Annotation:
The RNA shown here (Bacterial RNase P class A) has 351 nucleotides and comes from Halomonas dongshanensis. It is recorded under the gene name rnpB.
[in-house]
RNA sequence: GGAGUUGGCCAGACAGUCGCCGCUGCGCGUGCGCAGGGGAGGAAAGUCCGGGCUCCAUAGGGCAGAGUGCCAGGUAACGCCUGGGCGGCGAGAGUCGACGGAAAGUGCAGCAGAGAGUAGACCGCCUAAGCCUCACUAGAGGCCGGUAAGGGUGAAAGGGUGCGGUAAGAGCGCACCGCGCGCCUGGCAACAGUGCGUGGCAAGGUAAACCCCACUCGGAGCAAGACCAAAUAGGAACCCGUUGGCGUGGCCCGCGCUGGGUUCGGGUAGGUUGCUUGAGCGCCGUGGUGACACGGCGCCUAGAGGAAUGGCUGUCCACGACAGAACCCGGCUUAUCGGCCGACUCCCCCA
Numbered sequence: 001g002g003a004g005u006u007g008g009c010c011a012g013a014c015a016g017u018c019g020c021c022g023c024u025g026c027g028c029g030u031g032c033g034c035a036g037g038g039g040a041g042g043a044a045a046g047u048c049c050g051g052g053c054u055c056c057a058u059a060g061g062g063c064a065g066a067g068u069g070c071c072a073g074g075u076a077a078c079g080c081c082u083g084g085g086c087g088g089c090g091a092g093a094g095u096c097g098a099c100g101g102a103a104a105g106u107g108c109a110g111c112a113g114a115g116a117g118u119a120g121a122c123c124g125c126c127u128a129a130g131c132c133u134c135a136c137u138a139g140a141g142g143c144c145g146g147u148a149a150g151g152g153u154g155a156a157a158g159g160g161u162g163c164g165g166u167a168a169g170a171g172c173g174c175a176c177c178g179c180g181c182g183c184c185u186g187g188c189a190a191c192a193g194u195g196c197g198u199g200g201c202a203a204g205g206u207a208a209a210c211c212c213c214a215c216u217c218g219g220a221g222c223a224a225g226a227c228c229a230a231a232u233a234g235g236a237a238c239c240c241g242u243u244g245g246c247g248u249g250g251c252c253c254g255c256g257c258u259g260g261g262u263u264c265g266g267g268u269a270g271g272u273u274g275c276u277u278g279a280g281c282g283c284c285g286u287g288g289u290g291a292c293a294c295g296g297c298g299c300c301u302a303g304a305g306g307a308a309u310g311g312c313u314g315u316c317c318a319c320g321a322c323a324g325a326a327c328c329c330g331g332c333u334u335a336u337c338g339g340c341c342g343a344c345u346c347c348c349c350c351a
Stems, first nucleotide, its partner, number of pairs: 001347010012316007020039002023036006041322001045333002048331005053221004065217005070084005085099001086097004100212002105210002107206002122151002124147003130143005159177006178201001179199005184193003225273004235264006244258005280299008317320001
């Protein structure tokens, strides 16, 4: 100098002016005025996970259903994060992975192919044993067969190489490599090993197919919920009236409905609250590889309810992306002009 990997940060700047929504102080005519100060994001988004909070349900356990799925740690919790293991990719820094179980059972697999599963003779190879024919000198042909070495099909065809062996072959035997199991060693563990022993070797794939195993999970959501509380209608209790009216009935009694007042409770409109001080932020220290935890000091940083955060002017530059809170918080994912800082890798050049 070039190419790249990774972690973090910023998101036009400054000034003036007119508005909008909260807060604090003062004033009064009590909803206005004046002054001061605050007012979107890294994703406020998708609403995909996890929690707080609220109401309902709930002895405990099970079934069903849903989710998660290598190990250890972090956390309020998680499907998130950190570190590690294994596997894939990369020359490397790094990066990606639903990464438990296929000898519990069931299912599924287009085309090709003889055969797709306790497999399979299409071509090829063989003819030792048995049988037949010919020849009759050790042979030739056929039948019955044998064979997974070679060819061919396929994404996939029952470990690999070599030697022995055989009629030809075959873990049939052996050596090495690989694999399974047990032990040992290291590691908390996942797992690993020029370690020791043992087994000829084991029955393919698919579990975001059913399923099995382990673990987790009650439901609804701020339009949750709580408080204050008219008018009208209805309810309950008490008091007054009961001489009335209506119904039943031939009539009387009886029974049922019907009046006025006071109080109470539920509840609609409307209003208030929940509502922003919180698993909070910044700096420093300590512990830890790290996620993170603990301690000290400091800070207060939107809170509406048709819903504010905007318009204009001036100056400057690299000419400005995606986008806009609605109960709150931790994540993930997706969108995004450009710029800055740290750490690291590879290549080239110079000293």

The model forms 95% of the base pairs in the Rfam consensus. The source organism's lineage runs through Bacteria, Pseudomonadati, Gammaproteobacteria, Oceanospirillales and Halomonas. The coordinates come from a structure-prediction model, not an experiment, and the mean pLDDT is 76. Rfam family: Bacterial RNase P class A. By type it is a ribozyme. The sequence is in RNAcentral, with records from ENA.